The RNA shown here (SAM riboswitch aptamer (S box leader)) has 99 nucleotides and comes from a Chitinophagales bacterium. It was read from a public genome assembly, where an Rfam model found it. Its mean pLDDT, the model's own confidence on a scale to 100, is 82. Its Rfam family is "SAM riboswitch aptamer (S box leader)". From the family's description: The SAM riboswitch is found upstream of a number of genes which code for proteins involved in methionine or cysteine biosynthesis in Gram-positive bacteria.

[in-house]
């Protein structure tokens, strides 16, 4: 890097640092020196991956697979202002999986 597929009105903030603009793009509208965005610690959410108890199917049936489910949060990712902020487009962000 680019292709596919899903999801996107629910959920979850404190300290440090740092110092000027952020909310991807255009308008709106917001957030911000009472310190915003960003970086780090910790802490926490449960979107995808995992996945515990049960159900139900399949076989080669002291077991295996597979589909449903989703106690959880150890693990790889996200995410923790505002419906992806609204509204628009041949858009965006994430996740899994091939490349």
């Nucleotide at each position: 890097u680019a292709c596919u597929u899903a999801u996107c009105a629910g959920g979850a903030a404190a300290g440090g640092c740092g110092g000027a603009g952020g909310g991807a793009c255009u308008g709106a509208c917001c957030c911000a020196a009472u310190g915003a965005u960003g970086c780090c610690u910790u802490a926490g959410c449960a979107a995808c991956c995992c996945a515990a108890a049960u159900g139900a199917g399949u076989u080669u049936c002291u077991a295996a697979c597979u589909c449903a489910g989703g106690c959880g949060a150890a693990g790889g990712u996200g995410c923790u202002a505002a419906u992806u902020u609204c509204a628009g487009a041949c858009a965006g962000a994430u996740a899994a999986g091939u490349u």